[in-house]
Context: one part of a larger RNA
């Protein structure tokens, strides 16, 4: 893995609710009693049900069960006003549903504890008896010979056989390395180390868990060791994890407050049911009355930063200066005026829009019962996504927040794909129009009209910036046949080298003036250039040529700028429009809107008609199948029940029927009952 069978909201008890059914100021029960029939008051203690009036439902517009106000009553506290609770429907049983106590849906620890036991056959250490260590080497005390000495001795040669000595592929242990093996093991293999020792090994026997042993590594104690297994306590507890089984139908959410918390949980808030009540309730819009201090604006209106200048003042402070000194002058600060350039979430002389509150009118909705009440059953307590916006932050698919919408619990269409975006809220089935967004092809519909614009494959819906460089469109200027801009061809001058200044300064280092002649024009000089002249040009004129030239400002287009990792990245093909602007007109295009038809749910006498009918978590109703039993009523050896296969009904869970196996049981109607529906839990068992 697959299959088949097993597998999770159960029992009791108490206590609320709800639903039937019996009896009732009583009911249960065999009593004993128990709940109720009176309450209010810590207590001592005292003790209640009438009266008007309104008025839903009904039915005669008056009455009016229940409801409602008003008054009246019992109590408690109080002098008192006055407030607070009270002023008549139970009990019982049965089915349900909540809570709470027990294992309490089911399955899941790691762990803690026992005056319950089992273990040293693995392995730590100690004990007792035993066995083992090839073969060389070095050659230590010690003995001895000779030699030497006065003497203690010393030397030099045997001999001797010491050692946690040396080599070592003996046997044995074994710690090191291997890009060595393989069925990955404290393997094995090859190497490397030890190998007379703190040596290595049999057998026997010892120590036991709040413990032992340990040359220490929290190691070892039977593949378990920071506290060993085995059994018991125990279904230990898990605010966490996974599971949790048929159908169909109505409504339908939260991811927030506040407390404990902080993966949880109460209470509120949103939801679902049921009941009660009996007429208004209104989130939208208008208007008219209030609130307010944001956005914006301002600051000689406050506070607080803040440019620059001018005047004036200056008791004190500061640098500097004159002065023997006494004191004096000037600047700087200060002070005031004016004028001047800016600012502020915790500045405000001002000061919106929206907004919030009442009250009137509309609009919505409501007796098909709303607002509201009152019971009961939840789930929810990580949210996120877009627009707008507020604050942190360099920013974020960041963080913390606001309003509105969605996703979450929402399908279909379009944006290639898609969670939130654009269109639209999907009962069932046929036919039509349309919405977003498309119309060459793929792919359903325009190679559709009109002006225009890019040439860059810009673009073809998705990031571009400072900045540069190329056209283009529109406006205003200005010069132009009395010749304009651009080219070319001539002129471009005299006083004068203008004064000063310098070594020189002559248009041209620098300063200070910038005037007058003669012209058609020429500057007391724009730029090169000389040591200074000189020379080249330029302004500015004239000729020559012939028709636009030129500035400004806004718009727009296209390049560069332009950077990611395998090779391109409009969905692809491709397109020069099938790109982009602006206009128009048809067509396509959803489950949307319309038509018919058919189901359900709610109102309703109704088959009339009318709404409505996505949907997780919950929650309500109403069906199917199962097991046993009572009753009643059938089948079936002319073939039950099971099995496999077909046909068939019905909206579903599921029913019937036929055929073949099969060989003895099984139904159907109603009421019961309960081990009652599996695909999931690394589920359990068996099977393959």
């Nucleotide at each position: 893995a697959c299959c088949a069978g097993g597998g999770a909201g159960u029992a009791u008890a108490u206590a609320g609710g709800a639903g039937u059914g019996g009896c009732a100021a009583g009911u249960c029960g065999a009593a004993a009693g128990a709940c109720g029939a009176a309450g209010c008051g810590a207590a001592a203690g005292c003790g209640a049900g009438u009266g008007c009036g309104c008025g839903c439902a009904a039915u005669u517009u008056a009455u009016g069960a229940g409801g409602c106000g008003c008054a009246g009553g019992g109590u408690a506290u109080g002098a008192a006003a006055a407030u607070g609770c009270c002023u008549u429907a139970g009990u019982c049983a049965c089915u349900u549903u909540u809570a709470u106590a027990u294992g309490a849906c089911c399955c899941g620890a790691a762990g803690c504890c026992g005056u319950u036991g089992u273990g040293a056959a693995c392995u730590a250490c100690g004990c007792g008896c035993g066995a083992c260590c090839a073969a060389g080497g070095c050659g230590a005390a010690g003995c001895u010979a000779g030699a030497c000495u006065a003497a203690u001795g010393u030397c030099u040669g045997g001999u001797g056989g010491a050692g946690g000595c040396c080599u070592g592929c003996a046997a044995c242990c074994u710690g090191u390395c291997a890009u060595g093996g393989c069925a990955u093991g404290u393997c094995c293999u090859g190497u490397u180390g030890g190998g007379u020792g703190a040596g290595u090994u049999g057998c026997g026997g010892g120590u036991a868990g709040c413990g032992g042993c340990g040359a220490u590594a929290u190691a070892c104690c039977a593949c378990u060791c920071g506290a060993a297994c085995a059994c018991g306590g125990c279904a230990a507890u898990a605010g966490c994890g996974g599971g949790u089984c048929c159908c169909c139908u109505c409504u339908g959410a939260a991811g927030u407050a506040u407390c404990u918390u902080u993966a949880g949980g109460a209470u509120a808030g949103c939801u679902c049911c049921a009941g009660g009540c009996g007429a208004g309730c209104u989130u939208g819009c208008a208007u008219a009355u209030g609130c307010g201090g944001u956005a914006g604006a301002g600051c000689u209106a406050c506070c607080g930063a803040a440019u620059a200048a001018u005047u004036g003042g200056c008791a004190c402070g500061g640098a500097a200066u004159c002065g023997a000194a006494a004191g004096g002058u000037u600047c700087c600060a200060c002070c005031a005026a004016u004028u001047u350039a800016u600012c502020a979430a915790a500045c405000u002389c001002c000061g919106a829009a929206u907004g919030c509150a009442u009250a009137u009118g509309c609009u919505g909705c409501g007796u098909a019962g709303a607002c509201c009440c009152u019971g009961g059953g939840a789930g929810u307590c990580g949210a996120c996504c877009a627009g707008u916006u507020u604050g942190g932050g360099u920013a974020a698919g960041c963080c913390a927040g606001a309003c509105u919408g969605g996703u979450g619990a929402g399908a279909c269409u379009g944006c290639a794909a898609a969670g939130a975006u654009a269109g639209u809220g999907a009962c069932u089935g046929a036919g039509g129009u349309u919405a977003a967004g498309g119309u060459c092809c793929c792919c359903a519909a325009a190679u559709c009209c009109u002006a225009a614009u890019u040439a860059a494959g810009u673009g073809u819906c998705u990031u571009g910036a400072a900045a540069g460089u190329a056209g283009g469109a529109c406006a205003c200027g200005u010069c132009a046949u009395a010749g304009a801009c651009a080219g070319c061809u001539g002129g471009g001058a005299g006083g004068u080298a203008g004064g000063c200044u310098c070594a020189g300064a002559a248009g041209c280092a620098g300063c200070c003036a910038u005037c007058c002649u003669u012209u058609a024009a020429a500057a007391a000089a724009c730029g090169c250039g000389u040591a200074a002249u000189a020379g080249c040009g330029u302004a500015c004129c004239a000729g020559u040529u012939g028709a636009g030239a030129u500035g400004u400002a806004u718009c727009u287009u296209a390049c560069u700028g332009a950077a990611g990792a395998u090779a391109u990245a409009c969905g692809g093909g491709g397109c020069u429009a099938a790109a982009u602007u602006a206009g128009g007109u048809a067509c396509c295009g959803a489950g949307a809107c319309c038509u018919c038809a058919g189901a359900g749910u709610c109102u309703g006498a109704a088959u009339a008609a009318g709404a409505c009918u996505g949907g997780u978590a919950a929650g309500g109703g109403g069906g199917c199948a199962u097991u046993u039993g009572g009753c009643a009523u059938g089948g079936c050896a002319a073939g039950a029940a099971g099995u496999a296969c077909g046909u068939u009904c019905g909206a579903a869970a599921g029913g019937a029927c036929g055929u073949a196996u099969g060989g003895a049981c099984c139904g159907u109607g109603u009421c019961a009952u309960a081990g009652g529906g599996a695909a999931a839990a690394u589920c359990c068992u068996g099977g393959u």